[in-house]
RNA sequence: ACGGCAGGCCAGGCAGCCGCGGGCCGCUCCGGCGGUCCGAGGAAAGUCCGGACACCGAAGAGCAGGGUGCUGGUUAACGGCCAGCGGGGGAAACCCCAGGGAAAGUGCCACAGAAACGACACAGCCCCGGCGCGUGCGUCGGCGGCAACGGUGAAAAGGUGCGGUAAGAGCGCACCAGCGGUCUGGUGACAGGCCGGCUGGGUAAACCCCACCCGGUGCAAGGCCGAAUCGGGACGCCACGGGUUGCUCGCCCAGUCCCAGGUAGGCCGCUCGAGGCGCCCCGUGAGGGGCGUCCCAGAUGGAUGGCUGCCCACGACAGAAUCCGGCUUACGGCCUGCUGUCCCU
Numbered sequence: 001a002c003g004g005c006a007g008g009c010c011a012g013g014c015a016g017c018c019g020c021g022g023g024c025c026g027c028u029c030c031g032g033c034g035g036u037c038c039g040a041g042g043a044a045a046g047u048c049c050g051g052a053c054a055c056c057g058a059a060g061a062g063c064a065g066g067g068u069g070c071u072g073g074u075u076a077a078c079g080g081c082c083a084g085c086g087g088g089g090g091a092a093a094c095c096c097c098a099g100g101g102a103a104a105g106u107g108c109c110a111c112a113g114a115a116a117c118g119a120c121a122c123a124g125c126c127c128c129g130g131c132g133c134g135u136g137c138g139u140c141g142g143c144g145g146c147a148a149c150g151g152u153g154a155a156a157a158g159g160u161g162c163g164g165u166a167a168g169a170g171c172g173c174a175c176c177a178g179c180g181g182u183c184u185g186g187u188g189a190c191a192g193g194c195c196g197g198c199u200g201g202g203u204a205a206a207c208c209c210c211a212c213c214c215g216g217u218g219c220a221a222g223g224c225c226g227a228a229u230c231g232g233g234a235c236g237c238c239a240c241g242g243g244u245u246g247c248u249c250g251c252c253c254a255g256u257c258c259c260a261g262g263u264a265g266g267c268c269g270c271u272c273g274a275g276g277c278g279c280c281c282c283g284u285g286a287g288g289g290g291c292g293u294c295c296c297a298g299a300u301g302g303a304u305g306g307c308u309g310c311c312c313a314c315g316a317c318a319g320a321a322u323c324c325g326g327c328u329u330a331c332g333g334c335c336u337g338c339u340g341u342c343c344c345u
Base pairs, nucleotide, nucleotide: 001341002340003339004338005337006336007335008334009333010332012311013310014309015308016307017306018305020039021038022037023036024035025034026033027032041317045328046327048326049325050324051323052322053218054217055216056215065214066213067212068211069210070084071083072082073081074080085099086097087096088095089094100209101208105207106206107203108202109201122150124146125145126144127142128141129140130139131138132137133136158176159175160174161173162172163171177199179196180195181194182193183192184191185190222268223267224266225265231259232258233257234256235255241253242252243251244250275294276293277292278291279290280289281288282287312315
């Protein structure tokens, strides 16, 4: 210098003017005005997980259903994260993996192939007998022996080699893989050693089995106040209204008051929180504890914008709507460390 890998940080800056939303203080003719402080993100996004909170159900258990699935931690919780184990990829740095059970049962295993699971015998090897001849071959037969070698396949009942045999075979031996037992190390997943008999196809992001977890609905949750209209009740008078019939009573209505309901509308929920920052301690780490300090959007037709000047590397993806922890996706730039190649000293 150029590739690769890992981690962290920033999100144009400064000044002036005008505007918008909110908190507090002051004034007010209750319409507002003035002052002061604050005003989007690392993803506010997708709404994929997990929780807080709220209401409903239940006040307990089970079934069904769903989820998770190596070990140990972390956390309010998680399918997240951390540290490991095992497996895989890479030359390395490093990265990836739903990674329990296939001798509980069931299903499936395309094509090819003799055979895809109670394994099998197409080509083939060997032995014995008959026949033929060119005398070591051909052919026929044996409910004969066999599975090394060939061929098929993603996968063929351990692999490689030596011995052994008529030919063969874990039949014997060595190493390797797997299984069982045992010892050592580790909390554990697991790793290593020794011994044993020789060996049971794959597939569970197929049904299933096992272990653990999960009640439902989401802030349009939910709570409070509450017009108008409709409904119910009381009064309807010492004096005062309309209708019913001429009058009285009665009844109906108007009127006044009360009640219920909870629409329009208003208020709360609403943002101080598993909070941010700094330092110290514990921990490999995720994280935990202590002290100090700060207050950091809260709208409801829904605010966060515009203009001017200067500077630069000329600015990507994108905008809160109950809140928080993650994951995923989109995206501009800067820095640090590690690994590799080449060049120079």
Molecule: Bacterial RNase P class A
Organism: Miltoncostaea sp.